FMN riboswitch aptamer (RFN element), 147 nucleotides, folded computationally.
The sequence was found by an Rfam model in a public genome assembly.

RNA sequence: AUUAAUCUUUAGGGCAAGGUGCAAUUCCUUACCGGCGGUUUAGCCCGCGAGUCAGCCAUGGAUUUUGUGGCGGACAGAUCUGGUGAGAUUCCAGGGCCGAUGGUGCCGUUUUUUUUACGGCGAAAGUCCAGAUGAGAAAAGAUUGAC
Numbered sequence: 001a002u003u004a005a006u007c008u009u010u011a012g013g014g015c016a017a018g019g020u021g022c023a024a025u026u027c028c029u030u031a032c033c034g035g036c037g038g039u040u041u042a043g044c045c046c047g048c049g050a051g052u053c054a055g056c057c058a059u060g061g062a063u064u065u066u067g068u069g070g071c072g073g074a075c076a077g078a079u080c081u082g083g084u085g086a087g088a089u090u091c092c093a094g095g096g097c098c099g100a101u102g103g104u105g106c107c108g109u110u111u112u113u114u115u116u117a118c119g120g121c122g123a124a125a126g127u128c129c130a131g132a133u134g135a136g137a138a139a140a141g142a143u144u145g146a147c
Base pairs, nucleotide, nucleotide: 002146003145004144005143006142007141008140009139010138017029018028019027031127032126033099034098035048036047037046038045043097044096051075052074053073055071056070057069058068059067060066061065079095080094081093082092083091101130102129103128105121106120107119108118109117
C1' cells in the first nucleotide's frame, strides 16, 4: 500500500426590505438556500439518500386494530446560450428553471374566556412549526486479521 471483519465519530442550507389583508416569513414585488458518490469543480448529466403509497415476511401490544424491524416493488424535480480548454449541460459570462408529507387565519352559536363541537368565510410555505434528540447516501478515523 491492498483487502476483510468489528467499532467510533461526523453527516442540510435558506424570507433582509416593501405591498395587500382581520389574518401571510404561506399571496404579490423582491431577497435568500442547494445532501452524498461519479465525471474538469454540477440543486437542474448519471446514480444514491431522505419522503409517500400499497404489498409480503418476522415480531410486540391489543383484539380486529396498531407499533417496530426486514424485503423487494411503485410513485416522486428542474438548463439553455456564448466563451476558454485536449476534455466542462460542472469553470467564466449571461438568461432561465426546480424543490416530499402534515399543520396554520378569522367570525358566529354552545351564557363570558380557554377547550371541544357545529356552522360560515378564507390564505396558497424550498425558507415557519411538526414527525426529527429520528433515519441516512456517504466521509473520516481506530483496532484486529490476511497477503
Of the family's consensus pairs, 100% are formed in the model.